The RNA shown here (transfer RNA) has 78 nucleotides and comes from a Desulfobacteraceae bacterium. Its Rfam family is "tRNA". Rfam classes the family as a transfer RNA. It was read from a public genome assembly. The coordinates come from a structure-prediction model, not an experiment, and the mean pLDDT is 82.
[in-house]
Formats: sequence, structure tokens, C1' cells
RNA sequence: GUCCCCAUCGUCUAGCCUGGUCCAGGACACUGGCCUUUCACGCCAGUAACGUGGGUUCAAAUCCCGCUGGGGACGCCA
Repeated sequence: GUCCCCAUCGUCUAGCCUGGUCCAGGACACUGGCCUUUCACGCCAGUAACGUGGGUUCAAAUCCCGCUGGGGACGCCA
């Protein structure tokens, strides 16, 4: 230098291929409530995320381009 992969709640992860009931789902955690003599378990409810800047589109987590960060393969030099 070229190419490939990854980035989503506090954590782990689904959704991306094939755009649309996704102002984004699940588990654990957290908060509140119920239950219990108390705690735990269990049940109910709630808070919480698409790395960043553009483009395409009626509509973008999803498609395209750049950038940032991480990982990998190959090359250059000799």
C1' cells in the first nucleotide's frame, strides 16, 4: 500500500444477506411493585443501545462512499 472481517442497552447478543408492524427484540444486571415473618426464588412493570460524517430512497441498524477504533491476510523494501 491492497483486500477481508468486526463495532447495537451496564454486559452478552438477535435483527443486516432479501430496507417497511424496528422511535429496535431477548437474557442477565439495575429500579419499583406483588408474594414471603425476612431473604432468596418466582411473578408484574419500568429505565437503557444502532461508532462517526455523507449519499441513495417515500422509508436505512440494514444498501453505497469516506473517516475512526479493533482484528486478520497478502504485498513493498532487502